[in-house]
Formats: sequence, C1' cells, structure tokens
RNA sequence: AACAGAAAAGGGCAAACCCAUUGAAAAUUGGGGACGCAAAGCCGAGGAUCUAAGGUAUUGAUUUUGCUAUGAUGGCCGGGCUGCCUGG
Repeated sequence: AACAGAAAAGGGCAAACCCAUUGAAAAUUGGGGACGCAAAGCCGAGGAUCUAAGGUAUUGAUUUUGCUAUGAUGGCCGGGCUGCCUGG
C1' cells in the first nucleotide's frame, strides 16, 4: 500500500411518515423521526427511472391526448475523486 470488514472504540449519515418551505410537477430544503448505511462523504458526463412548465404534433379553435429535459432521483446500477477505525 492493494485488499478485507468478524470483533471493538469514538463518532457520522438518516428511509418511511408528519409539519413547514420552494417548485408547473417530479422533487428539493429545514425541523421532528429512525428503516437502514463502511463511503448513505463529494461529483453527476453513461444507463435506468420519475416529471412535462416550456416547446412540438394532432384539432377550425379551446380542451384532451401523444412526443420531448433544459427539470429531478445519487438511499436504482455502473463510473470518477477523497476519507475514519480495525485487520493486513
């Protein structure tokens, strides 16, 4: 140092749900709350998924419906960077 996480210490994060916030929505953020997590730390250009404001197709027109990410999820899968403890 690669690699590994059985046991231990000190800690860390925080799902669902509830309240508030921002947003067209998906969802975000804050508070409460713990299902879990050894990278559930950071990034977001690959895939996947969600949403469809705007755009666009359809229509005589409105509505409806379809398509579309420039929006979102990183606790869906890969990838990049960094890192605590123990073993080694």

Record summary:
This is a predicted structure of an 88-nucleotide RNA (c-di-GMP-I riboswitch aptamer) from Neobacillus driksii. The prediction has a mean pLDDT of 82. Its Rfam family is "c-di-GMP-I riboswitch aptamer". Rfam describes the family as follows. GEMM was predicted in a large-scale screen for bacterial structured RNA regulatory elements. Lineage of the source: Bacteria > Bacillati > Caryophanales > Bacillaceae > Neobacillus.